[in-house]
Two RNAs folded together computationally: RNase P RNA and transfer RNA, 467 nucleotides in total.
RNA sequence: CCAGACGGCCGGAUGGCCGCUCCCCGUCGUAAGGCGGGGGGAGGAAAGUCCGGGCUCCACGGAAACGCGGUGCCGGGUAACGCCCGGCGGGGGCGACCCCAGGGAAAGUGCCACAGAAACACACCGCCUAAGCCCUUCGGGGCCGGCAAGGGUGAAAUGGUGCGGUAAGAGCGCACCGCGCCGCCGGUAACGGCGGUGGCAGGGCAAACCACACCGGGAGCAAGACCAAGUAGGGACGGCAUGCCCUGUAAGUCCUUGGAUUUACAUGGCAAGGCGGGUUUCCGAGGCCGCCGUCCGGGUCGGUCGCGUGAGGCGUCCGGCGACGGGCGUCCCAGAUGAAUGGCCAUCCCCCGCGUCAGCGGGGACAGAACCCGGCUUACAGGCUGUCUGGCAUU
RNA sequence: GCCGACGUAGCUCAGUGGUAGAGCAACUGAUUCGUAAUCAGUAGGUCCGCGGUUCGAAUCCGCGCGUCGGCA
Repeated sequence: CCAGACGGCCGGAUGGCCGCUCCCCGUCGUAAGGCGGGGGGAGGAAAGUCCGGGCUCCACGGAAACGCGGUGCCGGGUAACGCCCGGCGGGGGCGACCCCAGGGAAAGUGCCACAGAAACACACCGCCUAAGCCCUUCGGGGCCGGCAAGGGUGAAAUGGUGCGGUAAGAGCGCACCGCGCCGCCGGUAACGGCGGUGGCAGGGCAAACCACACCGGGAGCAAGACCAAGUAGGGACGGCAUGCCCUGUAAGUCCUUGGAUUUACAUGGCAAGGCGGGUUUCCGAGGCCGCCGUCCGGGUCGGUCGCGUGAGGCGUCCGGCGACGGGCGUCCCAGAUGAAUGGCCAUCCCCCGCGUCAGCGGGGACAGAACCCGGCUUACAGGCUGUCUGGCAUU
Repeated sequence: GCCGACGUAGCUCAGUGGUAGAGCAACUGAUUCGUAAUCAGUAGGUCCGCGGUUCGAAUCCGCGCGUCGGCA
């Protein structure tokens, strides 16, 4: 210098003017609010809502079990996790380094299309006639059989390579490799190393059912709590109105002059299982219905709380390989509710285009809180920085 | 804001590990004087996208994208 690997950080800066929202102080105002001053005001992902918690309500005597869902090498971190750190094993890369849902297939069930003889217990082509039987022209042929080496099919074919062995073969025997079991050593463990032994016996799939171990009660701030308008509902009480009845008074009418009857008024009594009204219906029958006042309870619109001091930020020291933990100091740092966090100007920074230069024109990634926190995942112009690897050149 | 369902041919939908299908629509031919109907045939698919598991994925798993619905 070129090519690359793994992390960490930033993600426009400064100033002026005009606004928006929240908090504090002063002042005016009964209050709503006005004025003045000071302070705070989006992110690394605020996103997806994929995991884990806090918090709230519901259910349940405490729990456990069934069912359902999730997780699955080992150790550690953490409030917890499916996250993170450090290891182990397998795979990839010359390397730095990267990837792995990485437990159980000998509990059981299921699946393995097509092809192929056979996909779980099988023989198509092929190899062999040693033993037994039959025939024979004495070369051999047939029957009964043996084998799984080779061919072929397939994603996958019953340990691999070599030597011996055999009629041909075969872990049948041996050596090495692989595998299982046992012992010793190292390691907390996963696992690794060494030695012995078995003689290979049961292919794959559990992101198929399943068995094992562990975890999870359900719903979610539109959770939930409080205040509380009405020409909107519910209930209680009182009054008025309405209907019927008793008594009395007044007026009218009739006549046998003392009764009957009508109307009006007053007092009292009764009334929702009543009277009346209107309505549906063939009938039976059903349901509905007045005004005013006071009080009570629920609760809609609306409002308030929940709502930001928190597993918090920054600095420093200590422990730990690390994730992380501990001590000390210091700071208070968004809280809207149709939803604020904006607009304009100037200078600088970066990118693109034009231009010989001076300069001119255009543009500034992804995206935007809504109860909060820890992770994961996804989107992202451009830039800064640390460690390491391979190659080339020079000394 | 929170919760749930779905995505397969132009449209509406089947297909739950083994060569992707049906109806309607489209196109060609027959029939008809011509059209419709009818009959015969043909074409058309990154199964929303990207990864993973598996010999093999529309199907199983993860992450995105889009559409629809519910909750005061």